RNA sequence: UGGGGUGUCGCCAAGCGGUAAGGCACUGGAUUUUGAUUCCAGCAUUCCUAGGUUCAAAUCCUAGCACCCCAG
Repeated sequence: UGGGGUGUCGCCAAGCGGUAAGGCACUGGAUUUUGAUUCCAGCAUUCCUAGGUUCAAAUCCUAGCACCCCAG
C1' cells in the first nucleotide's frame, strides 16, 4: 500500500429491512437465623463514528476509526 473479516448491555452472544433474544454479572424483592441455592422483577430508545437510501435501518449503500487475517 492492496484485499478480506469483525465491531450489538459490564462480559459472552443472537439478530440479515417492521421497532434489540438469551446466558453470566449487577440492582431490588420473596424464601432463609445468616449466607448459598431457588423464584420474581429490573437492566441497550447514539447497535464503533458520520452521512445517504427507505414510510421504516443494528440490518442496505458510502466514507472514516479500531482490531484481526492474507498478499506485497
Overview:
The RNA shown here (transfer RNA) has 72 nucleotides and comes from Bdellovibrionales bacterium RIFOXYD1_FULL_53_11. It matches the Rfam family "tRNA". From the family's description: Transfer RNA (tRNA) molecules are approximately 80 nucleotides in length. The prediction has a mean pLDDT of 81. The organism belongs to Bdellovibrionales, within Bacteria.